RNA sequence: UCAUAACGAAAAGCGCCUGGACUGCUCUUUUACGGACGAAGCAUAGGAGCAGUUGACGAGGAGGAGGUUCAUCGAGAAAUCGGCGGAUGCCUCCCGGUUGCACGUCACAACCGAAAAUGCAGCCUUAAACCAUGAAGGCGACUUCAUGAACAAAAGUCUGCAUCAUGGCGUAA
Numbered sequence: 001u002c003a004u005a006a007c008g009a010a011a012a013g014c015g016c017c018u019g020g021a022c023u024g025c026u027c028u029u030u031u032a033c034g035g036a037c038g039a040a041g042c043a044u045a046g047g048a049g050c051a052g053u054u055g056a057c058g059a060g061g062a063g064g065a066g067g068u069u070c071a072u073c074g075a076g077a078a079a080u081c082g083g084c085g086g087a088u089g090c091c092u093c094c095c096g097g098u099u100g101c102a103c104g105u106c107a108c109a110a111c112c113g114a115a116a117a118u119g120c121a122g123c124c125u126u127a128a129a130c131c132a133u134g135a136a137g138g139c140g141a142c143u144u145c146a147u148g149a150a151c152a153a154a155a156g157u158c159u160g161c162a163u164c165a166u167g168g169c170g171u172a173a
Stems, first nucleotide, its partner, number of pairs: 001009002014085004019081001020054009033041001057074003063094006095113006102171006117163006124156001131148007
C1' cells in the first nucleotide's frame, strides 16, 4: 500500500507525504528587495488562502535468530532535497559446511551459505532512466506509452602471478 469481520498478500532505489520545490485559481496592490528604519526605483515582484503535481534511473545483494541505522555501485538537465516506515547490509551468537597435501575424529586458523585464504593484473559479464522523435490525457505543473541511438561502476565467474595455511589421537598404504 491492497484487502478482510478476522486470518492475510505485495514491493525492496521499495511504499507513503503534514515540510520544501513547482503549477493553477482567488485575494492583497509594493507588503519582500533597495536605500539612511526616508524618498525614488524595482518585476505584477512579494505575501495569504484553496486545489493539484513532484518527491530514486538502473546494476548488485537472502542459511537461521537477535540487535542496529544515513545498508553496496555507479548514471543523471542533480529537489534522486527533506521526513516516516520497511529492506537481502553490518554486528553477535547458533546451524551446516570448505581448505589446512590419504581418510576419520577433536581442537585451532582463515573462509563459505552452493559457495568456501589474501593481494595484484587481465578478459568476460544485454544497464536503465536522461536525450531525440511520436502518440494519448491535463488550463498547467506533469502523467502513461511506443520507437531510436548510446554511455557506467561495484560485485561476480574464469585465467595468470605472488604470498600464507596447523597440531593431538586412530586407521590404511